[in-house]
Context: one part of a larger RNA
RNA sequence: GAUUGAACGCUGGCGGCAUGCCUAACACAUGCAAGUCGAACGAGGGUUUUCGGACCCUAGUGGCGGACGGGUGAGUAACGCGUAGGAAUCUGCCUGAUAGAGGGGGACAACCUGGGGAAACUCAGGCUAAUACCGCAUAAUCUCGCGAGAGGAAAGCGGGGGAUCUUCGGACCUCGCGCUAUGAGAGGAGCCUACGUCCGAUUAGCCAGUUGGUAGGGUAAAGGCCUACCAAAGCGACGAUCGGUAGCUGGUCUGAGAGGAUGAUCAGCCACACUGGGACUGAGACACGGCCCAGACUCCUACGGGAGGCAGCAGUGGGGAAUAUUGGACAAUGGGCGAAAGCCUGAUCCAGCAAUGCCGCGUGUGUGAAGAAGGCCUGCGGGUUGUAAAGCACUUUUGUCAGGGAAGCACAGUGGGGUGUUAAUACCGCCUCGCACUGACGGUACCUGAAGAAUAAGCACCGGCUAACUUCGUGCCAGCAGCCGCGGUAAUACGAAGGGUGCAAGCGUUAAUC
Numbered sequence: 001g002a003u004u005g006a007a008c009g010c011u012g013g014c015g016g017c018a019u020g021c022c023u024a025a026c027a028c029a030u031g032c033a034a035g036u037c038g039a040a041c042g043a044g045g046g047u048u049u050u051c052g053g054a055c056c057c058u059a060g061u062g063g064c065g066g067a068c069g070g071g072u073g074a075g076u077a078a079c080g081c082g083u084a085g086g087a088a089u090c091u092g093c094c095u096g097a098u099a100g101a102g103g104g105g106g107a108c109a110a111c112c113u114g115g116g117g118a119a120a121c122u123c124a125g126g127c128u129a130a131u132a133c134c135g136c137a138u139a140a141u142c143u144c145g146c147g148a149g150a151g152g153a154a155a156g157c158g159g160g161g162g163a164u165c166u167u168c169g170g171a172c173c174u175c176g177c178g179c180u181a182u183g184a185g186a187g188g189a190g191c192c193u194a195c196g197u198c199c200g201a202u203u204a205g206c207c208a209g210u211u212g213g214u215a216g217g218g219u220a221a222a223g224g225c226c227u228a229c230c231a232a233a234g235c236g237a238c239g240a241u242c243g244g245u246a247g248c249u250g251g252u253c254u255g256a257g258a259g260g261a262u263g264a265u266c267a268g269c270c271a272c273a274c275u276g277g278g279a280c281u282g283a284g285a286c287a288c289g290g291c292c293c294a295g296a297c298u299c300c301u302a303c304g305g306g307a308g309g310c311a312g313c314a315g316u317g318g319g320g321a322a323u324a325u326u327g328g329a330c331a332a333u334g335g336g337c338g339a340a341a342g343c344c345u346g347a348u349c350c351a352g353c354a355a356u357g358c359c360g361c362g363u364g365u366g367u368g369a370a371g372a373a374g375g376c377c378u379g380c381g382g383g384u385u386g387u388a389a390a391g392c393a394c395u396u397u398u399g400u401c402a403g404g405g406a407a408g409c410a411c412a413g414u415g416g417g418g419u420g421u422u423a424a425u426a427c428c429g430c431c432u433c434g435c436a437c438u439g440a441c442g443g444u445a446c447c448u449g450a451a452g453a454a455u456a457a458g459c460a461c462c463g464g465c466u467a468a469c470u471u472c473g474u475g476c477c478a479g480c481a482g483c484c485g486c487g488g489u490a491a492u493a494c495g496a497a498g499g500g501u502g503c504a505a506g507c508g509u510u511a512a513u514c
Base pairs, nucleotide, nucleotide: 001514002513003512004511006510007509008508009507010506013361014360015359016358017357018356019354020353021319026317027316028315030314031313032312035064036063037062040061041060043058044057045056046055047054048053071272072271073270080197081196082195083194084193085192086191089189090188091187094185095184097182098181099180100179102136104134105133111126112125113124114123115122116121142151143150144149156177157176158175159174160173161172164171165170198244199243200242205235206234210232211231212230213229214228215227216226217225247269248268249267250266251262252261253260254259274295275294276293277292278291297308298307299306300305325351327350328349329348333347334345335344336343337342364394365393366392367391374385375384376383377382400450401449402448403447404446408441413435414434415433416432417431418430419429420428458503459502460501461500462499463484464483465482469498470497471496472495473494479486480485
């Protein structure tokens, strides 16, 4: 000099854009943060009714999602991360391809009845539906097998409809969504290797599934991953092992660079979710707001037994030099579910608080010598503050008040036309033209007008380094100080004043890095 997620002191007008528990991975009151689908299913309830029906709600079964998104950095010196490669793998939703979707069965919730319990909840009996569950059939370029052969799937729901049939329910046709199997793609995930990745030798030897082989098991998959047997290997001064510290990277800060330091925000990867362990479900977890066990802690209890996990967003206590609102909205972007309308979304977008930072603007402009008054200094003549003020003329950014006023909003919806599909002018998809709707921010930005200099300057320093000097007070005292050093009676170094210098809505100090 540059820099900071800063803090402290004094001061403080506005706006834009960013940033904001670095400490106790300490403990948490309260609310919210993951639901959705009635176009899978039965049941119950409500509104309406021309009694045919129509519409709405949802406890349960079922499906998809809760493995994403969000948080934190405790652990980890490791194939964890980074770069470059590799082969022995899996993959829901999505894309495109091929083939198929035939015929049956038995249950269990809800519900009803009864019982237990303070509660959490739970037990028994009975009824019932399904895209829930289970067989049968069929099937491959699927799986197993040298082959012969064996194994081996599925589910319906909704919209529309001219003939034909009909038990008047529908069959049937068609469209959309869904279902089954196989192989391909995309994206995602698991695994392996080479190289790189902090300090300590006042840590020198380390290792027994240890190193390799054979066989078997296990996994989606190679492999001591695991087991049995056999061999005795493997690593190490090119630093093993041990100890300490630490999430890694893109980056960030600094520097001419080489390098040094660092890893907040944003982005990629990893790890964790009260502590330790475990598996279940599933395409995917050994699962933050799932389950089981153990432990510590907190809470409820009828003492028999139960409930909980903010390192999600706010918020509280505590710790600390120190870090914000128990806010608004799903309008946009994105995500989950749904055919859609839509619902959910503390992701996100906004607003609030904080000079925490960066950037921009303002606190007036011109004129004005009687060089006013006052202050300070003085050699008493004067000098200086100083065009500074006053006065005169003007302007109105900002602020205040009033009026106007965007963009962020086009999808979806609906009407017409075209086109594809189709037996079809239904339905549905796509294209196109029009119509109407939707904004948290928001009393927005921005524009116009009104009055009025009106609402707006401080902080540090002035001995040298280092830009800036005098007077008074003090008298090695009180004090200053980054280094050198000032102060013991004329202190440009302490304190005050006048003046000056430097920065400026900031200035200085402290801490930290280069």

The part of an RNA shown here (small-subunit ribosomal RNA, 5' domain) has 514 nucleotides and comes from a Gammaproteobacteria bacterium. Taxonomically the source falls in Gammaproteobacteria (Bacteria, Pseudomonadati, Pseudomonadota). Model confidence (mean pLDDT): 85 of 100. The sequence was found in a public genome assembly. Rfam family: Bacterial small subunit ribosomal RNA. Its family is annotated with ribosome and structural constituent of ribosome in the Gene Ontology.